Context: one part of a larger RNA
């Protein structure tokens, strides 16, 4: 000297932080991911209509951010530095071309029906920026093939010939926005690869897809990733393999540094989502509030079947020494969608709760001795408490009361603040509504008295009590720190 603390006794006010460290235990119950009518049918409200509207559905984007927690990992998982001629990147900025002409279905919808539900069968109509063919080919891939130029080892780039494969969609308010190839960007990412990452030798040997090749295959990619076949190697005390414990880093806390501990808020990366284990769509997932399989738990049934996943926010039980509201708002700042206008965001802004901590401020200030009273102490004179108090004169912060009252609000004229009538400015009235804690043997600052008598009991250490205890108990007094203090824990 620190703490995401906790316990005791106490407790005015602001500001700013922080606040389930244990059961990655088990969840009632609301709300966290939607939007688009300027892809499309259609149904319905209003309406005489033109038309507005609102939607269940089809069909696009987004549901891979963004929030959470750390349970597993000792790893290329993080840091750090390089590769990548071995890759991909939806939406975004440039650049260069196109968007020609068909075609067949299915939800919705309406009949019939199953079924307790859940959800579901047949028939029959129909749209599209769903979905298939064909055309065209600036281009791209790809086959022979001519040259050029570079490199770092496979190898990379450019020109040209020659044959084969490949696209596309509209919408609408006529101004745009959209679709399809290509190539460059910019972002984002996947692979590799040198360092550097706790403890046990009371772990000494490990390894058959194991090490290498050839070839095929899989992937955006390189490669034993995977698979045939060949060799027999590859690892290790510079500690291999086991075992044990932990997410890692900016950081943080200590300390003079050196270092040691640590990794909670905040910010990157990792890795999960009831447990296992799969793969589907997609520019991305093997996907937290998607799916499909097993498995435990709940739950709901008509017993034939069904439905669930709060390690999101808030609450709930439970275990625990212990961690909080089932709040308001999209107003700002982002995101995700729309041409917009807007919708949605328990992201996030606010406000509650809590002395958890830091910081600030307060609980009055000046006079004011007969040193009142009363307390304790005494040598009984008298000492302290103590200018304290009382009394007089004063102030007016915090808190109360009453008036104004914001910035945060940008844009394009209005309009638009959850916070919050909040901060903050003016008045008003009155010392009034605001002080404990611990400690006093020595370390260590600060002593007397009564009780207790090796009892009761204190103690961090040395030690203190057995009849004068400055050490235990009470009492005045006195020192410390102050809305806070002690006291356990845990680190340096």
């Nucleotide at each position: 000297a620190a703490c995401g603390a906790a316990c005791g006794c106490u407790g005015g006010c602001g500001g700013c932080a922080u606040g389930g460290a244990u059961u990655a235990g088990g969840c009632a119950u609301g709300c966290a991911a939607g939007u688009c009518g300027a892809a499309c049918g259609a149904a319905g409200u209003a309406g005489c209509a033109a038309u507005a509207c609102u939607u269940a559905g089809u069909g696009g984007c987004g549901g891979a951010a963004g929030g959470g927690u750390g349970a597993g990992g000792a790893a290329c998982g993080c840091g750090u530095g390089a590769g990548u001629a071995a890759c991909u990147u939806g939406c975004c900025c440039c650049c260069a071309a196109g968007u020609u002409a068909g075609g067949a279905a299915u939800a919705a919808c309406a009949g019939u029906u199953g079924g307790a539900a859940a959800c579901g069968a047949c028939u029959g109509c129909u749209a599209a920026u769903a979905c298939c063919g064909a055309a065209u080919g600036u281009g791209g891939c790809u086959u022979u093939u001519u040259u050029c130029c570079c490199g770092c080892a496979u190898g990379g780039g450019g020109a040209g010939a020659u044959g084969g494969c490949u696209a596309a969609a509209g919408g609408u308010u006529u101004a745009c926005c959209g679709c399809u190839u290509g190539g460059g960007g910019a972002u984002a990412g996947g692979c590799u690869c040198g360092c550097g990452u706790c403890c046990c030798a009371u772990u000494a040997g490990c390894u058959a897809g194991u090490u290498g090749g050839u070839g095929a295959g899989a992937u955006a990619a390189a490669a034993g990733c995977c698979c045939a076949c060949c060799a027999a190697g590859g690892c290790g005390a510079c500690g291999a393999u086991g075992g044990g414990u932990a997410g890692c880093u900016g950081g943080u806390c200590u300390g003079a540094g050196a270092g040691g501990a640590u990794g909670g808020u905040c910010a990157g990366c990792c890795a999960c989502a009831c447990u296992g284990g799969a793969a589907c769509u997609g520019a991305g997932a093997c996907a937290c509030u998607g799916u499909c399989c097993a498995g435990a738990c709940u739950c709901c049934u008509a017993c034939g079947g069904g439905a669930g996943g709060c390690u999101g926010c808030a609450g709930u039980c439970g275990a625990g020494a212990a961690u909080c509201u089932u709040g308001g708002g999209c107003a700002a700042u982002g995101c995700g969608c729309g041409a917009a206008a807007g919708c949605g965001u328990g992201a996030c802004c606010c406000a509650g709760c809590a002395a958890u901590g830091c910081c600030g401020c307060g609980u009055g200030u000046g006079u004011g001795a007969u040193g009142a009273a009363g307390g304790c102490c005494u040598u009984u004179g008298g000492g302290u408490c103590g200018u304290a108090a009382a009394a007089c004169a004063c102030u007016g912060u915090c808190a109360c009361c009453c008036g104004g009252g914001a910035c945060g609000a940008a844009a394009c004229a209005a309009a638009u603040g959850a916070c919050g009538g909040u901060a903050c400015c003016g008045g008003g009235g009155g010392a009034g509504g605001a002080a404990g804690c611990c400690a006093c043997g020595g370390c260590u600052a600060a002593c007397u008295a009564c009780g207790u008598g090796c009892c009761a009991g204190c103690a961090g250490c040395c030690g203190c009590g057995g009849u004068a205890a400055u050490a235990c108990g009470u009492a005045g007094g006195u020192g410390g720190c102050g809305a806070g203090c002690g006291u356990u824990g845990u680190u340096c």

This is a predicted structure of a 492-nucleotide part of an RNA (small-subunit ribosomal RNA, 5' domain) from an uncultured bacterium. Its Rfam family is "Bacterial small subunit ribosomal RNA". Rfam links the family to the GO terms structural constituent of ribosome and ribosome. The coordinates come from a structure-prediction model, not an experiment, and the mean pLDDT is 87. The RNAcentral record of the full RNA draws on ENA.